RNA sequence: GGCCCUGUCGCUCAAUUGAAUAGAGUGUUGGAUUCCGGUUCCAAAGGUUCCGGGUUUGAGACCCGGCAGGGUCA
Repeated sequence: GGCCCUGUCGCUCAAUUGAAUAGAGUGUUGGAUUCCGGUUCCAAAGGUUCCGGGUUUGAGACCCGGCAGGGUCA
RNA backbone atom coordinates (compact mmCIF):
# COMPACT_ATOMS: atom_id res chain seq x y z
P G A 1 -0.58 3.84 3.60
O5' G A 1 -0.76 2.86 2.31
C5' G A 1 -0.66 3.38 0.98
C4' G A 1 -0.67 2.25 0.00
C3' G A 1 -1.93 1.36 0.00
O3' G A 1 -3.01 1.92 -0.71
C1' G A 1 0.00 0.00 0.00
P G A 2 -4.53 1.64 -0.24
O5' G A 2 -4.78 0.17 -0.80
C5' G A 2 -4.83 -0.06 -2.20
C4' G A 2 -5.14 -1.51 -2.49
C3' G A 2 -6.36 -2.08 -1.77
O3' G A 2 -7.58 -1.73 -2.40
C1' G A 2 -4.57 -3.59 -1.55
P C A 3 -8.90 -1.44 -1.53
O5' C A 3 -9.32 -2.89 -0.98
C5' C A 3 -9.70 -3.91 -1.89
C4' C A 3 -9.80 -5.25 -1.18
C3' C A 3 -10.73 -5.28 0.03
O3' C A 3 -12.10 -5.38 -0.33
C1' C A 3 -8.70 -6.32 0.58
P C A 4 -13.21 -4.78 0.63
O5' C A 4 -13.22 -5.78 1.87
C5' C A 4 -13.61 -7.11 1.69
C4' C A 4 -13.41 -7.91 2.99
C3' C A 4 -14.09 -7.34 4.22
O3' C A 4 -15.48 -7.65 4.28
C1' C A 4 -11.89 -7.94 4.76
P C A 5 -16.48 -6.69 5.03
O5' C A 5 -16.17 -6.94 6.57
C5' C A 5 -16.40 -8.20 7.15
C4' C A 5 -15.86 -8.26 8.57
C3' C A 5 -16.38 -7.20 9.53
O3' C A 5 -17.67 -7.49 10.04
C1' C A 5 -14.05 -7.38 9.75
P U A 6 -18.66 -6.31 10.42
O5' U A 6 -18.01 -5.72 11.75
C5' U A 6 -17.91 -6.51 12.93
C4' U A 6 -17.06 -5.81 13.98
C3' U A 6 -17.54 -4.44 14.44
O3' U A 6 -18.58 -4.51 15.39
C1' U A 6 -15.22 -4.38 14.02
P G A 7 -19.63 -3.31 15.52
O5' G A 7 -18.82 -2.16 16.25
C5' G A 7 -18.20 -2.40 17.51
C4' G A 7 -17.40 -1.20 17.99
C3' G A 7 -18.25 0.04 18.28
O3' G A 7 -17.69 0.76 19.40
C1' G A 7 -16.63 0.54 16.64
P U A 8 -18.28 0.50 20.85
O5' U A 8 -19.83 0.81 20.68
C5' U A 8 -20.27 2.14 20.50
C4' U A 8 -21.70 2.30 20.98
C3' U A 8 -21.93 1.94 22.45
O3' U A 8 -21.57 3.00 23.31
C1' U A 8 -23.62 0.94 21.11
P C A 9 -20.62 2.71 24.60
O5' C A 9 -21.67 2.48 25.76
C5' C A 9 -21.24 2.39 27.15
C4' C A 9 -21.81 3.48 27.96
C3' C A 9 -21.35 3.48 29.41
O3' C A 9 -21.17 4.84 29.85
C1' C A 9 -23.72 3.35 29.29
P G A 10 -19.73 5.54 29.66
O5' G A 10 -18.71 4.62 30.50
C5' G A 10 -17.35 5.04 30.62
C4' G A 10 -16.54 4.02 31.43
C3' G A 10 -16.46 2.64 30.79
O3' G A 10 -15.41 2.56 29.82
C1' G A 10 -17.05 2.43 33.09
P C A 11 -15.65 1.67 28.50
O5' C A 11 -15.59 0.16 29.04
C5' C A 11 -14.38 -0.38 29.54
C4' C A 11 -14.61 -1.81 30.00
C3' C A 11 -15.23 -2.74 28.97
O3' C A 11 -14.29 -3.26 28.05
C1' C A 11 -16.38 -2.95 31.03
P U A 12 -14.74 -3.71 26.57
O5' U A 12 -15.69 -4.97 26.81
C5' U A 12 -15.15 -6.18 27.33
C4' U A 12 -16.21 -7.25 27.39
C3' U A 12 -17.04 -7.42 26.13
O3' U A 12 -16.40 -8.21 25.14
C1' U A 12 -18.47 -7.37 28.02
P C A 13 -16.88 -8.13 23.61
O5' C A 13 -18.36 -8.69 23.68
C5' C A 13 -19.39 -8.17 22.83
C4' C A 13 -20.73 -8.62 23.35
C3' C A 13 -21.90 -8.35 22.42
O3' C A 13 -22.01 -9.35 21.43
C1' C A 13 -22.46 -7.68 24.61
P A A 14 -22.79 -9.09 20.09
O5' A A 14 -24.30 -9.34 20.52
C5' A A 14 -25.25 -8.33 20.40
C4' A A 14 -26.53 -8.72 21.08
C3' A A 14 -27.78 -8.29 20.32
O3' A A 14 -28.17 -9.26 19.38
C1' A A 14 -27.89 -7.49 22.54
P A A 15 -28.38 -8.85 17.85
O5' A A 15 -29.55 -7.76 17.94
C5' A A 15 -30.80 -8.10 18.49
C4' A A 15 -31.64 -6.86 18.71
C3' A A 15 -31.71 -5.89 17.53
O3' A A 15 -32.64 -6.32 16.56
C1' A A 15 -31.24 -4.67 19.48
P U A 16 -32.58 -5.74 15.11
O5' U A 16 -32.68 -7.01 14.18
C5' U A 16 -31.46 -7.75 13.87
C4' U A 16 -31.83 -9.01 13.10
C3' U A 16 -32.82 -8.80 11.96
O3' U A 16 -32.56 -9.71 10.92
C1' U A 16 -33.76 -10.23 13.59
P U A 17 -31.80 -9.30 9.62
O5' U A 17 -32.86 -8.43 8.77
C5' U A 17 -32.44 -7.86 7.54
C4' U A 17 -33.61 -7.19 6.86
C3' U A 17 -34.27 -6.05 7.66
O3' U A 17 -34.72 -5.05 6.77
C1' U A 17 -35.87 -7.70 7.16
P G A 18 -33.86 -3.82 6.44
O5' G A 18 -34.30 -2.73 7.48
C5' G A 18 -33.73 -2.65 8.77
C4' G A 18 -34.32 -1.52 9.57
C3' G A 18 -35.82 -1.63 9.79
O3' G A 18 -36.15 -1.05 11.04
C1' G A 18 -35.36 0.35 8.64
P A A 19 -37.13 -1.89 12.03
O5' A A 19 -37.87 -0.72 12.80
C5' A A 19 -37.09 0.35 13.36
C4' A A 19 -38.00 1.45 13.87
C3' A A 19 -39.09 1.00 14.81
O3' A A 19 -39.32 2.05 15.73
C1' A A 19 -40.08 1.95 12.92
P A A 20 -38.63 2.00 17.19
O5' A A 20 -39.82 1.42 18.06
C5' A A 20 -41.10 2.06 18.05
C4' A A 20 -41.84 1.74 19.32
C3' A A 20 -41.06 2.04 20.60
O3' A A 20 -41.97 2.45 21.63
C1' A A 20 -41.54 -0.29 20.46
P U A 21 -42.02 4.01 21.90
O5' U A 21 -40.64 4.30 22.61
C5' U A 21 -40.11 5.64 22.61
C4' U A 21 -39.14 5.84 23.77
C3' U A 21 -38.01 4.80 23.86
O3' U A 21 -36.83 5.43 24.40
C1' U A 21 -39.29 4.70 25.83
P A A 22 -35.52 5.55 23.49
O5' A A 22 -34.64 4.24 23.73
C5' A A 22 -35.17 2.95 23.46
C4' A A 22 -34.08 1.94 23.30
C3' A A 22 -33.26 1.63 24.55
O3' A A 22 -33.93 0.71 25.39
C1' A A 22 -31.82 1.89 22.69
P G A 23 -34.66 1.19 26.72
O5' G A 23 -34.94 -0.14 27.57
C5' G A 23 -33.91 -0.71 28.36
C4' G A 23 -33.64 -2.12 27.93
C3' G A 23 -32.70 -2.90 28.85
O3' G A 23 -33.40 -3.46 29.94
C1' G A 23 -31.97 -3.13 26.62
P A A 24 -32.59 -3.69 31.36
O5' A A 24 -31.67 -4.95 31.08
C5' A A 24 -32.25 -6.22 30.78
C4' A A 24 -31.18 -7.26 30.54
C3' A A 24 -30.09 -7.35 31.58
O3' A A 24 -30.48 -8.11 32.70
C1' A A 24 -29.11 -7.33 29.44
P G A 25 -29.88 -7.77 34.17
O5' G A 25 -28.39 -8.34 34.12
C5' G A 25 -28.17 -9.73 33.99
C4' G A 25 -26.72 -9.99 33.68
C3' G A 25 -25.71 -9.42 34.66
O3' G A 25 -25.56 -10.21 35.83
C1' G A 25 -25.02 -8.94 32.47
P U A 26 -25.34 -9.51 37.27
O5' U A 26 -23.90 -8.82 37.11
C5' U A 26 -22.74 -9.61 37.04
C4' U A 26 -21.53 -8.78 36.66
C3' U A 26 -21.21 -7.60 37.56
O3' U A 26 -20.52 -7.99 38.75
C1' U A 26 -21.13 -6.89 35.33
P G A 27 -20.75 -7.17 40.11
O5' G A 27 -20.16 -5.73 39.80
C5' G A 27 -18.76 -5.56 39.67
C4' G A 27 -18.45 -4.17 39.16
C3' G A 27 -18.90 -3.02 40.05
O3' G A 27 -17.99 -2.75 41.11
C1' G A 27 -19.53 -2.59 37.83
P U A 28 -18.55 -2.20 42.52
O5' U A 28 -19.10 -0.73 42.17
C5' U A 28 -18.20 0.29 41.76
C4' U A 28 -18.94 1.58 41.51
C3' U A 28 -19.84 2.06 42.64
O3' U A 28 -19.12 2.75 43.64
C1' U A 28 -21.00 2.19 40.59
P U A 29 -19.57 2.56 45.17
O5' U A 29 -20.93 3.38 45.27
C5' U A 29 -20.94 4.79 45.07
C4' U A 29 -22.35 5.33 45.08
C3' U A 29 -23.23 4.89 46.25
O3' U A 29 -22.98 5.63 47.43
C1' U A 29 -24.44 4.64 44.25
P G A 30 -23.20 4.88 48.84
O5' G A 30 -24.79 4.78 48.98
C5' G A 30 -25.56 5.97 49.13
C4' G A 30 -27.05 5.67 49.08
C3' G A 30 -27.54 4.62 50.05
O3' G A 30 -27.70 5.08 51.37
C1' G A 30 -28.47 4.21 47.93
P G A 31 -27.53 4.04 52.61
O5' G A 31 -28.82 3.11 52.52
C5' G A 31 -30.11 3.66 52.71
C4' G A 31 -31.21 2.68 52.36
C3' G A 31 -31.23 1.37 53.14
O3' G A 31 -31.80 1.51 54.43
C1' G A 31 -31.53 0.90 50.86
P A A 32 -31.33 0.49 55.61
O5' A A 32 -31.98 -0.91 55.19
C5' A A 32 -33.40 -1.04 55.17
C4' A A 32 -33.80 -2.43 54.71
C3' A A 32 -33.19 -3.58 55.51
O3' A A 32 -33.88 -3.83 56.72
C1' A A 32 -33.00 -4.03 53.20
P U A 33 -33.07 -4.25 58.03
O5' U A 33 -32.45 -5.68 57.70
C5' U A 33 -33.31 -6.79 57.46
C4' U A 33 -32.50 -7.98 56.97
C3' U A 33 -31.32 -8.36 57.83
O3' U A 33 -31.71 -9.15 58.95
C1' U A 33 -30.67 -8.33 55.56
P U A 34 -31.19 -8.74 60.44
O5' U A 34 -29.61 -9.03 60.38
C5' U A 34 -29.13 -10.34 60.24
C4' U A 34 -27.63 -10.35 60.19
C3' U A 34 -26.92 -9.57 61.26
O3' U A 34 -26.83 -10.29 62.48
C1' U A 34 -25.95 -9.05 59.17
P C A 35 -27.25 -9.57 63.91
O5' C A 35 -26.11 -8.46 64.03
C5' C A 35 -26.28 -7.43 65.01
C4' C A 35 -24.92 -6.82 65.30
C3' C A 35 -24.13 -6.43 64.06
O3' C A 35 -24.51 -5.14 63.59
C1' C A 35 -22.74 -7.65 65.55
P C A 36 -24.61 -4.97 61.96
O5' C A 36 -23.09 -4.97 61.46
C5' C A 36 -22.24 -3.88 61.78
C4' C A 36 -20.82 -4.15 61.29
C3' C A 36 -20.70 -4.51 59.82
O3' C A 36 -20.75 -3.39 58.96
C1' C A 36 -19.39 -5.98 61.12
P G A 37 -21.46 -3.59 57.51
O5' G A 37 -20.48 -4.58 56.73
C5' G A 37 -19.24 -4.12 56.25
C4' G A 37 -18.37 -5.26 55.78
C3' G A 37 -18.91 -6.07 54.61
O3' G A 37 -18.72 -5.43 53.36
C1' G A 37 -18.11 -7.53 56.26
P G A 38 -19.84 -5.70 52.19
O5' G A 38 -19.63 -7.22 51.78
C5' G A 38 -18.42 -7.64 51.13
C4' G A 38 -18.37 -9.15 51.04
C3' G A 38 -19.47 -9.81 50.21
O3' G A 38 -19.21 -9.77 48.81
C1' G A 38 -19.24 -10.94 52.27
P U A 39 -20.45 -9.52 47.81
O5' U A 39 -21.41 -10.79 48.02
C5' U A 39 -20.95 -12.09 47.64
C4' U A 39 -21.94 -13.14 48.07
C3' U A 39 -23.36 -12.96 47.57
O3' U A 39 -23.53 -13.46 46.23
C1' U A 39 -23.42 -13.41 49.87
P U A 40 -24.46 -12.68 45.22
O5' U A 40 -25.92 -12.75 45.87
C5' U A 40 -26.59 -13.98 46.02
C4' U A 40 -27.85 -13.81 46.84
C3' U A 40 -28.80 -12.75 46.35
O3' U A 40 -29.62 -13.20 45.27
C1' U A 40 -28.51 -12.49 48.66
P C A 41 -30.06 -12.19 44.11
O5' C A 41 -31.17 -11.28 44.82
C5' C A 41 -32.36 -11.86 45.33
C4' C A 41 -33.15 -10.86 46.14
C3' C A 41 -33.45 -9.54 45.44
O3' C A 41 -34.53 -9.63 44.54
C1' C A 41 -32.69 -9.12 47.63
P C A 42 -34.57 -8.68 43.23
O5' C A 42 -34.92 -7.26 43.85
C5' C A 42 -36.17 -7.04 44.49
C4' C A 42 -36.27 -5.64 45.05
C3' C A 42 -35.96 -4.51 44.08
O3' C A 42 -37.04 -4.22 43.20
C1' C A 42 -34.86 -4.12 46.12
P A A 43 -36.70 -3.66 41.71
O5' A A 43 -36.18 -2.19 42.00
C5' A A 43 -37.07 -1.21 42.56
C4' A A 43 -36.33 0.03 42.98
C3' A A 43 -35.58 0.78 41.88
O3' A A 43 -36.43 1.59 41.09
C1' A A 43 -34.20 0.58 43.80
P A A 44 -35.99 1.94 39.55
O5' A A 44 -34.84 3.01 39.75
C5' A A 44 -35.12 4.25 40.42
C4' A A 44 -33.84 5.00 40.71
C3' A A 44 -33.00 5.37 39.50
O3' A A 44 -33.47 6.54 38.86
C1' A A 44 -31.61 4.44 41.19
P A A 45 -33.19 6.73 37.27
O5' A A 45 -31.68 7.24 37.21
C5' A A 45 -31.30 8.43 37.88
C4' A A 45 -29.79 8.49 38.02
C3' A A 45 -29.02 8.44 36.73
O3' A A 45 -28.93 9.71 36.11
C1' A A 45 -28.09 6.91 38.26
P G A 46 -29.05 9.83 34.48
O5' G A 46 -27.74 9.07 33.97
C5' G A 46 -26.45 9.56 34.32
C4' G A 46 -25.39 8.55 33.95
C3' G A 46 -25.41 8.08 32.51
O3' G A 46 -24.73 9.00 31.66
C1' G A 46 -25.23 6.22 33.94
P G A 47 -25.56 9.61 30.41
O5' G A 47 -25.55 8.43 29.33
C5' G A 47 -24.33 7.76 29.01
C4' G A 47 -24.25 7.47 27.54
C3' G A 47 -24.82 8.53 26.63
O3' G A 47 -23.95 8.76 25.54
C1' G A 47 -25.84 6.46 26.16
P U A 48 -23.30 10.27 25.44
O5' U A 48 -24.12 10.96 24.25
C5' U A 48 -24.05 10.37 22.96
C4' U A 48 -25.19 10.87 22.12
C3' U A 48 -24.90 10.77 20.62
O3' U A 48 -26.13 10.50 19.92
C1' U A 48 -25.22 13.04 21.21
P U A 49 -26.42 8.98 19.56
O5' U A 49 -25.17 8.14 20.08
C5' U A 49 -24.09 7.83 19.22
C4' U A 49 -23.65 6.39 19.43
C3' U A 49 -23.25 5.65 18.16
O3' U A 49 -22.18 4.78 18.43
C1' U A 49 -25.01 4.49 19.22
P C A 50 -21.16 4.43 17.27
O5' C A 50 -20.11 5.57 17.44
C5' C A 50 -19.47 5.81 18.68
C4' C A 50 -18.25 6.69 18.49
C3' C A 50 -18.46 7.86 17.55
O3' C A 50 -19.07 8.98 18.20
C1' C A 50 -16.52 6.70 16.92
P C A 51 -20.13 9.88 17.41
O5' C A 51 -19.24 10.72 16.40
C5' C A 51 -18.23 11.60 16.88
C4' C A 51 -17.52 12.26 15.74
C3' C A 51 -18.41 12.85 14.66
O3' C A 51 -18.95 14.12 15.03
C1' C A 51 -16.68 11.62 13.66
P G A 52 -20.39 14.54 14.48
O5' G A 52 -20.15 14.82 12.94
C5' G A 52 -19.21 15.79 12.54
C4' G A 52 -19.08 15.82 11.03
C3' G A 52 -20.38 15.79 10.27
O3' G A 52 -21.04 17.04 10.26
C1' G A 52 -18.89 14.28 9.28
P G A 53 -22.58 17.15 9.82
O5' G A 53 -22.42 16.98 8.24
C5' G A 53 -23.55 16.58 7.47
C4' G A 53 -23.08 16.09 6.11
C3' G A 53 -24.18 15.43 5.29
O3' G A 53 -24.99 16.38 4.62
C1' G A 53 -22.32 14.02 5.33
P G A 54 -26.58 16.22 4.73
O5' G A 54 -26.87 15.00 3.77
C5' G A 54 -26.39 15.01 2.43
C4' G A 54 -26.49 13.66 1.78
C3' G A 54 -27.88 13.04 1.76
O3' G A 54 -28.71 13.57 0.73
C1' G A 54 -26.31 11.41 2.38
P U A 55 -30.29 13.64 0.94
O5' U A 55 -30.74 12.12 0.80
C5' U A 55 -30.53 11.39 -0.39
C4' U A 55 -30.96 9.96 -0.23
C3' U A 55 -32.38 9.78 0.29
O3' U A 55 -33.35 9.91 -0.77
C1' U A 55 -30.90 8.32 1.43
P U A 56 -34.61 10.89 -0.51
O5' U A 56 -35.49 10.11 0.56
C5' U A 56 -35.94 8.80 0.27
C4' U A 56 -36.44 8.14 1.53
C3' U A 56 -37.41 8.95 2.38
O3' U A 56 -38.73 8.93 1.85
C1' U A 56 -35.80 7.95 3.77
P U A 57 -39.60 10.31 1.84
O5' U A 57 -39.91 10.53 3.38
C5' U A 57 -40.51 11.75 3.82
C4' U A 57 -41.00 11.60 5.24
C3' U A 57 -40.00 11.03 6.22
O3' U A 57 -39.11 12.00 6.72
C1' U A 57 -42.05 9.90 6.46
P G A 58 -37.53 11.64 6.84
O5' G A 58 -37.50 10.52 7.97
C5' G A 58 -37.86 10.82 9.30
C4' G A 58 -37.95 9.58 10.14
C3' G A 58 -36.69 8.73 10.18
O3' G A 58 -35.77 9.20 11.15
C1' G A 58 -38.56 7.35 9.77
P A A 59 -34.21 9.23 10.78
O5' A A 59 -33.78 7.68 10.83
C5' A A 59 -34.01 6.89 11.99
C4' A A 59 -32.86 5.97 12.25
C3' A A 59 -31.51 6.64 12.52
O3' A A 59 -30.74 5.81 13.40
C1' A A 59 -31.35 5.29 10.60
P G A 60 -30.72 6.18 14.99
O5' G A 60 -29.63 5.18 15.57
C5' G A 60 -28.25 5.46 15.43
C4' G A 60 -27.45 4.18 15.46
C3' G A 60 -27.56 3.32 14.21
O3' G A 60 -26.62 3.72 13.23
C1' G A 60 -27.91 1.97 16.13
P A A 61 -26.99 3.77 11.67
O5' A A 61 -27.31 2.25 11.30
C5' A A 61 -26.29 1.25 11.43
C4' A A 61 -26.88 -0.13 11.16
C3' A A 61 -27.38 -0.31 9.75
O3' A A 61 -27.12 -1.64 9.30
C1' A A 61 -29.17 -0.58 11.29
P C A 62 -26.07 -1.86 8.14
O5' C A 62 -26.72 -1.11 6.90
C5' C A 62 -27.55 -1.81 5.96
C4' C A 62 -27.88 -0.92 4.77
C3' C A 62 -26.73 -0.08 4.23
O3' C A 62 -25.87 -0.83 3.37
C1' C A 62 -28.66 1.26 4.45
P C A 63 -24.32 -0.45 3.29
O5' C A 63 -24.31 0.88 2.43
C5' C A 63 -24.71 0.89 1.07
C4' C A 63 -24.55 2.28 0.48
C3' C A 63 -23.20 2.94 0.69
O3' C A 63 -22.21 2.48 -0.22
C1' C A 63 -24.91 4.47 1.22
P C A 64 -20.65 2.46 0.21
O5' C A 64 -20.23 3.98 0.22
C5' C A 64 -20.22 4.71 -0.98
C4' C A 64 -19.81 6.16 -0.74
C3' C A 64 -18.55 6.36 0.08
O3' C A 64 -17.37 6.19 -0.69
C1' C A 64 -20.23 7.81 0.87
P G A 65 -16.04 5.64 0.02
O5' G A 65 -15.54 6.89 0.88
C5' G A 65 -15.11 8.06 0.21
C4' G A 65 -14.88 9.18 1.20
C3' G A 65 -13.94 8.89 2.35
O3' G A 65 -12.57 8.95 1.98
C1' G A 65 -15.85 9.96 3.18
P G A 66 -11.49 8.00 2.72
O5' G A 66 -11.42 8.63 4.18
C5' G A 66 -10.89 9.95 4.38
C4' G A 66 -11.15 10.45 5.78
C3' G A 66 -10.49 9.67 6.91
O3' G A 66 -9.11 9.99 7.05
C1' G A 66 -12.72 10.13 7.50
P C A 67 -8.09 8.89 7.59
O5' C A 67 -8.48 8.74 9.14
C5' C A 67 -8.34 9.84 10.03
C4' C A 67 -8.87 9.49 11.41
C3' C A 67 -8.32 8.23 12.02
O3' C A 67 -7.04 8.42 12.61
C1' C A 67 -10.67 8.25 12.28
P A A 68 -6.01 7.16 12.63
O5' A A 68 -6.64 6.15 13.72
C5' A A 68 -6.73 6.54 15.07
C4' A A 68 -7.48 5.51 15.89
C3' A A 68 -7.00 4.07 15.74
O3' A A 68 -5.85 3.79 16.51
C1' A A 68 -9.35 4.12 15.59
P G A 69 -4.82 2.65 15.97
O5' G A 69 -5.58 1.27 16.28
C5' G A 69 -5.85 0.90 17.62
C4' G A 69 -6.74 -0.32 17.68
C3' G A 69 -6.25 -1.54 16.90
O3' G A 69 -5.23 -2.26 17.56
C1' G A 69 -8.54 -1.21 16.47
P G A 70 -4.17 -3.10 16.69
O5' G A 70 -4.99 -4.34 16.13
C5' G A 70 -5.51 -5.31 17.02
C4' G A 70 -6.43 -6.29 16.29
C3' G A 70 -5.81 -7.04 15.12
O3' G A 70 -4.99 -8.13 15.50
C1' G A 70 -7.94 -6.25 14.50
P G A 71 -3.83 -8.63 14.57
O5' G A 71 -4.57 -9.36 13.37
C5' G A 71 -5.35 -10.51 13.61
C4' G A 71 -6.10 -10.93 12.35
C3' G A 71 -5.23 -11.22 11.14
O3' G A 71 -4.63 -12.50 11.17
C1' G A 71 -7.08 -9.89 10.50
P U A 72 -3.18 -12.76 10.49
O5' U A 72 -3.48 -12.67 8.93
C5' U A 72 -4.35 -13.61 8.32
C4' U A 72 -4.66 -13.19 6.89
C3' U A 72 -3.47 -12.93 5.99
O3' U A 72 -2.91 -14.13 5.47
C1' U A 72 -5.01 -11.17 5.77
P C A 73 -1.33 -14.19 5.08
O5' C A 73 -1.23 -13.36 3.73
C5' C A 73 -1.87 -13.82 2.56
C4' C A 73 -1.75 -12.78 1.45
C3' C A 73 -0.36 -12.27 1.17
O3' C A 73 0.44 -13.16 0.41
C1' C A 73 -1.89 -10.46 1.24
P A A 74 2.03 -13.24 0.62
O5' A A 74 2.54 -11.84 0.02
C5' A A 74 2.42 -11.57 -1.36
C4' A A 74 2.72 -10.11 -1.65
C3' A A 74 4.09 -9.63 -1.20
O3' A A 74 5.13 -9.99 -2.07
C1' A A 74 2.44 -8.04 -0.62